Predicted 3D model of a 72-nucleotide RNA (transfer RNA) from a Nanobdellota archaeon. The coordinates come from a structure-prediction model, not an experiment, and the mean pLDDT is 81. Its Rfam family is "tRNA". Rfam describes the family as follows. Transfer RNA (tRNA) molecules are approximately 80 nucleotides in length. Its family is annotated with triplet codon-amino acid adaptor activity in the Gene Ontology. Rfam classes the family as a transfer RNA. The RNAcentral record of the sequence draws on ENA. Taxonomically the source falls in Nanobdellota (Archaea, Nanobdellati).
RNA sequence: AGGUCCAUAGUUCAGUGGAUAGAAUACAGCGCUUCGGACGCUGUGACCGGGGUUCAAUUCCUCGUGGACCUA
Numbered sequence: 001a002g003g004u005c006c007a008u009a010g011u012u013c014a015g016u017g018g019a020u021a022g023a024a025u026a027c028a029g030c031g032c033u034u035c036g037g038a039c040g041c042u043g044u045g046a047c048c049g050g051g052g053u054u055c056a057a058u059u060c061c062u063c064g065u066g067g068a069c070c071u072a
Stems, first nucleotide, its partner, number of pairs: 001071007010025004018055001027043005048064005
């Protein structure tokens, strides 16, 4: 320099045009317990940024940013 892929809760992942964006774990509260852990219930929390397409974008296109790999 060229190419391919990835970016969603604190973390690990689903979701790939119309859902209230979901799960596990973490965190907080309550129950249980002598206390704590485990367990049960409840709650908080996210679409990397700009632009475009569309009635509608996390999803498609484009530019950028960051990351992984390949080639030179």